[in-house]
RNA sequence: GCCUGGGUAGCUCAGUGGUAGAGCAGUGGCCUGAAGAGCCACGUGUCGAGUGUUCAAUUCACUCCCCAGGCA
Numbered sequence: 001g002c003c004u005g006g007g008u009a010g011c012u013c014a015g016u017g018g019u020a021g022a023g024c025a026g027u028g029g030c031c032u033g034a035a036g037a038g039c040c041a042c043g044u045g046u047c048g049a050g051u052g053u054u055c056a057a058u059u060c061a062c063u064c065c066c067c068a069g070g071c072a
């Protein structure tokens, strides 16, 4: 330099056009002498950045940035 995959909550990830979710973690409560376990409740996330298409973009197109792998 070229090709492919990826970037979404603190972490691991889902979400193929109609203004975003799960598990774990965390916080509060119940329980306990106390803690752990268990049970209940709790998410205002510039969806990596910009431009474009569209009535509408996390989703489609283009450019750029970052990460991983491959080729040279």
Base pairs, nucleotide, nucleotide: 001071002070003069004068005067006066007065010024011023012022013021018055026042027041028040029039030038048064049063050062051061052060

This is a predicted structure of a 72-nucleotide RNA (transfer RNA) from Candidatus Spechtbacteria bacterium RIFCSPLOWO2_01_FULL_43_12. Taxonomically the source falls in Candidatus Spechtiibacteriota (Bacteria, Bacteria candidate phyla). The coordinates come from a structure-prediction model, not an experiment, and the mean pLDDT is 82. Rfam family: tRNA. About the family: Transfer RNA (tRNA) molecules are approximately 80 nucleotides in length.